Overview: A computed fold for a 96-nucleotide RNA from Planococcus sp. ISL-109, annotated as Guanidine-I riboswitch aptamer. NCBI's taxonomy places the organism under Bacteria, Bacillati, Bacillota, Caryophanales, Planococcus. It matches the Rfam family "Guanidine-I riboswitch aptamer". Gene Ontology term of the family: regulation of gene expression.
[in-house]
RNA sequence: AAAAAGGUUUUCUAGGGUUCCGCAGCGUUGCUGGCCUGGUCCGAGAGAAAACACACAGCUUUGGCUGUGACACGGAGGGACAAAAGCCUGGGAGAA
Repeated sequence: AAAAAGGUUUUCUAGGGUUCCGCAGCGUUGCUGGCCUGGUCCGAGAGAAAACACACAGCUUUGGCUGUGACACGGAGGGACAAAAGCCUGGGAGAA
């Protein structure tokens, strides 16, 4: 100085807001409030679990079985849905 890889889905959690429900208030066919615990909802590359796939190694009765798959600091800005976010951009820029 330069490069590569790090799978998919589901469930859940940290977290997140406010469409709907609930709750609270009001001038009550409704309106306002998320500096309202919550249910629904969104939700992690760097959180958890499971299933499947792939690679390698071993075993095998050839159907498969077992094991391993490390590490991971990180903005600002922008984007979506009602809205926000550890969502997406993004294992990005950058740092080391």